[in-house]
The part of an RNA shown here (small-subunit ribosomal RNA, 5' domain) has 521 nucleotides and comes from an uncultured bacterium.
The RNAcentral record of the full RNA draws on ENA and SILVA.
Its mean pLDDT, the model's own confidence on a scale to 100, is 86.
Context: one part of a larger RNA
RNA sequence: GAUUGAACGCUGGCGGCAUGCCUUACACAUGCAAGUCGAACGGUAACGCGGGGCAACCUGGCGACGAGUGGCGAACGGGUGAGUAAAGCAUCGGAACGUGCCCAGUAGUGGGGGAUAGCCCGGCGAAAGCCGGAUUAAUACCGCAUACGACCUACGGGUGAAAGCGGGGGAUCGCAAGACCUCGCGCUAUUGGAGCGGCCGAUGUCAGAUUAGGUAGUUGGUGAGGUAACGGCUCACCAAGGCUAUGACGGGUAGCUGGUCUGAGAGGACGACCAGCCACACUGGAACUGAGACACGGUCCAGACACCUACGGGUGGCAGCAGUCGAGAAUUCUUCUCAAUGGGGGAAACCCUGAAGGAGCGACGCCGCGUGGAGGAUGACGGUCUUCGGAUUGUAAACUCCUGUCAUUAGGGAACAAUUGUCGCCGAUUAACUACCGGCGGCUUGAUAGUACCUGAAGAGGAAGAGACGGCUAACUCUGUGCCAGCAGCCGCGGUAAUACAGAGGUCUCAAGCGUUGUUC
Numbered sequence: 001g002a003u004u005g006a007a008c009g010c011u012g013g014c015g016g017c018a019u020g021c022c023u024u025a026c027a028c029a030u031g032c033a034a035g036u037c038g039a040a041c042g043g044u045a046a047c048g049c050g051g052g053g054c055a056a057c058c059u060g061g062c063g064a065c066g067a068g069u070g071g072c073g074a075a076c077g078g079g080u081g082a083g084u085a086a087a088g089c090a091u092c093g094g095a096a097c098g099u100g101c102c103c104a105g106u107a108g109u110g111g112g113g114g115a116u117a118g119c120c121c122g123g124c125g126a127a128a129g130c131c132g133g134a135u136u137a138a139u140a141c142c143g144c145a146u147a148c149g150a151c152c153u154a155c156g157g158g159u160g161a162a163a164g165c166g167g168g169g170g171a172u173c174g175c176a177a178g179a180c181c182u183c184g185c186g187c188u189a190u191u192g193g194a195g196c197g198g199c200c201g202a203u204g205u206c207a208g209a210u211u212a213g214g215u216a217g218u219u220g221g222u223g224a225g226g227u228a229a230c231g232g233c234u235c236a237c238c239a240a241g242g243c244u245a246u247g248a249c250g251g252g253u254a255g256c257u258g259g260u261c262u263g264a265g266a267g268g269a270c271g272a273c274c275a276g277c278c279a280c281a282c283u284g285g286a287a288c289u290g291a292g293a294c295a296c297g298g299u300c301c302a303g304a305c306a307c308c309u310a311c312g313g314g315u316g317g318c319a320g321c322a323g324u325c326g327a328g329a330a331u332u333c334u335u336c337u338c339a340a341u342g343g344g345g346g347a348a349a350c351c352c353u354g355a356a357g358g359a360g361c362g363a364c365g366c367c368g369c370g371u372g373g374a375g376g377a378u379g380a381c382g383g384u385c386u387u388c389g390g391a392u393u394g395u396a397a398a399c400u401c402c403u404g405u406c407a408u409u410a411g412g413g414a415a416c417a418a419u420u421g422u423c424g425c426c427g428a429u430u431a432a433c434u435a436c437c438g439g440c441g442g443c444u445u446g447a448u449a450g451u452a453c454c455u456g457a458a459g460a461g462g463a464a465g466a467g468a469c470g471g472c473u474a475a476c477u478c479u480g481u482g483c484c485a486g487c488a489g490c491c492g493c494g495g496u497a498a499u500a501c502a503g504a505g506g507u508c509u510c511a512a513g514c515g516u517u518g519u520u521c
Base pairs, nucleotide, nucleotide: 001521002520004518006517007516008515009514010513013369014368015367016366017365019362020361027324028323030322031321032320035072036071037070040069041068043065044064047063048062049061050059051058052057079280080279081278088205089204090203091202092201093200094199097197098196099195102193103192104191105190106189107188108187109186110144112142113141120133121132122131123130124129150159151158152157164185165184166183167182168181169180172179173178206252213243215241218240219239220238221237222236223235224234225233255277256276257275258274259270260269261268262267282303283302284301285300286299305316306315307314308313335358336357337356341355342353343352344351345350372402373401374400375399382393383392384391385390406462408457409456410455411454412453421443422442423441424440425439426438427437465510466509467508468507469506470491471490472489476505477504478503479502480501486493487492
């Protein structure tokens, strides 16, 4: 000099963009952060409509829908950096693998069955919750048939699947429901792809030898098991190997990277924010479900802690967003909206989304703007100094004439909006169509926000401080003090003329900041 997730002191007008618990991975009150689908299902707790009834009321008929069965999601997104020196990360390669949703292709989607939630009845319990009986549905569950692919094979053969739902419709059949036709969404089997993930290898990846030997599933083989897959991954047997001064092993420290800071570079230091990967979710362990977890807002066990209790027993996990206590030099609102982007569910409307988009707080940082401009000499008053003549503050002020940024006030007033839905028209498709699909036009959707921005009004009115002045280093005098009080980054000042202490006047440098302290180069 540069730098900072900074803190402290004094001061503080406005805006934009960023950024904000670095310490206790300490403990957490409260609210919210993952739901959705009635176009899978039986139904009807609430609301509205319709029908019946004089009324009480009844009725799932309709819009819808609490709870329940079922499907998909909850493995993403969000947080933190405790652990980890390698099971990680970065780069470059590899072969023995998996893959829900998505894309492309091929082949199917036939016929049956038994249950069980819910509802109803009864019971236990303070609660959390649980038990028994009767009854019911499905895209829930289980057989049968079939098998283009697929899998197994001794190559003879063998094994294994499915589910329906919604829209529209001319003829034919049917009392009707519907059959039937058609379109869409699904379902089953399988091939390929994309994206994603699992595994293996090489190289690199902190410091210390006051850590020198370390290793028995250890190193390799055979066989078996296990896995999606290779493998001591696991086991039985056999052999005695494998690592190490090119630093093994043990102890310490640490998430890694793209990058960030500094530096002419080489290098050094760091890894906040943003992005990629990893690890973790009160502590330790375990599996279940599932395409995917050994699962932050799932389950089980153990432990610590906390809470409720009728003392029998239960409940909880903010390193999600806010917020509280505590710790600390120190770090924000218990805010608005799903309008946009993205995610989950759904055919869609739509619902959910503390992701996200916004607003709020903090000069914490960077950037921009303002605090007025021109004229104005009796060089006013006052202050300070003085050789007492004057000098300086100083065009500074007063005064005159202007301007109107920002703030204030009044009026107008955005972009971010593309969709979706609906109405109309056209096209495509079809045996045909009002269905479905595509295109065009109209209407409809804004949290931010009455914000940005624009126009008008008034009036210099509301807006400057901090540090320094011995040398380094830009900037000097007076008074007080008298090795005292004090200053100080280094050299050093102060013992009666202190430009170095304290005050004042003046000056210098930065400026909504200025200094100090800490960090790194």